RNAcentral holds the sequence, with entries from ENA. Predicted 3D model of a 72-nucleotide RNA (transfer RNA) from a Patescibacteria group bacterium. The coordinates come from a structure-prediction model, not an experiment, and the mean pLDDT is 80. Rfam family: tRNA. It is annotated as a transfer RNA. Its family is annotated with triplet codon-amino acid adaptor activity in the Gene Ontology. Rfam describes the family as follows. Transfer RNA (tRNA) molecules are approximately 80 nucleotides in length.
[in-house]
RNA sequence: GGGGGCAUAAGCUAAUUGGUAAACUGCGACUCUCCAAAAGUCGUUUUCUAGGUUCGAGCCCUAGUGCCCCCG
Numbered sequence: 001g002g003g004g005g006c007a008u009a010a011g012c013u014a015a016u017u018g019g020u021a022a023a024c025u026g027c028g029a030c031u032c033u034c035c036a037a038a039a040g041u042c043g044u045u046u047u048c049u050a051g052g053u054u055c056g057a058g059c060c061c062u063a064g065u066g067c068c069c070c071c072g
Stems, first nucleotide, its partner, number of pairs: 001071007010025002013022001019055001026044006048064005
């Protein structure tokens, strides 16, 4: 320099090839307990960035950023 893949909550991982963004863990409160742990209930934060297409974008297109792989 050329080609390809990945980026979603604090962590990890879904979302059936465009139609309400979610589960688990974590965190906070409460219940239980002499106290704590465990368990249970409720709550809590999210689509890498900027544009474009569309009635509607996590999903499609363009550019950028970061990481990984292949070729030279």